[in-house]
């Protein structure tokens, strides 16, 4: 340099172009308990990597750039 893949909550990851973008775990609070852990309930936490484009409508499709991983020379 070229090719392929990846990027979504603190972390690990789902998400058929149309629901208010979700789960597990972690955090906080409450319940329970003599206390802690476990268990139960709730809350908070997201410019869906960035910029454009297509579309009535984009996390999803297209282009460029960037990050990370792999391959080729």
């Nucleotide at each position: 340099g070229c090719c392929c893949g990846u990027g979504u909550a603190g972390c690990u990851c789902a998400g058929c172009g149309g629901a208010u973008a979700g789960a597990g775990u972690g955090u906080u609070u409450g319940c329970c308990u003599c206390c802690u852990a476990a268990g139960c309930a709730a809350a908070g936490g997201g410019u869906c990597g960035c910029c454009a484009g297509u579309u009535c409508g984009a996390u999803c499709c297209u282009g460029g750039c960037c990050u990370c991983g792999g391959g080729c020379u």
Molecule: transfer RNA
Organism: Cladochytrium replicatum